The prediction has a mean pLDDT of 83. A computed fold for a 76-nucleotide RNA from Planctomyces sp., annotated as transfer RNA. The source organism's lineage runs through Bacteria, Planctomycetia, Planctomycetales, Planctomycetaceae and Planctomyces.
Parts: sequence; structure tokens; C1' cells
RNA sequence: ACGGGCGUAGCUCAAUUGGCAGAGCAGCGGAUUCCAAAUCCGCAGGUUGGGGGUUCGAGUCCCUCCGCCCGUGCCA
Repeated sequence: ACGGGCGUAGCUCAAUUGGCAGAGCAGCGGAUUCCAAAUCCGCAGGUUGGGGGUUCGAGUCCCUCCGCCCGUGCCA
């Protein structure tokens, strides 16, 4: 440089192929306990990597940029 894949909550990942963004863990509060752990109940947490476009409607489709991974190649 070219080709392919990925980017969603603090972390690990879903979202039925365009129709209300979710789960587990972690965090916070409560119950339980002499205290704690474990367990149970509840709460909070998101510019879906940035920008633009298509559409009544975009995490999902298109363009561009950024970052990570894999493969191929170039220079030294």
C1' cells in the first nucleotide's frame, strides 16, 4: 500500500436481517447475617468509534475518516 473482518453500558457479548437499544458480570441501594461472604430484590449506567447521506423510520443500508485484528505485498 491492497484485500478481508471488527468497533454497541466500566468488562464480555446480544439485538430475529430497517420498526421502542438489551443480557451476564462489575457498580450503587436494600433484604438476610453478630460481622462478612454467598444468595435474593431493586436502581443506575449508551452521542451504538467520529462525520455525512438514503429512508416515514438506521446499531443494521451507502460514502468518508479514525482505531484494532488477520492475510498478501513493497522499501530498508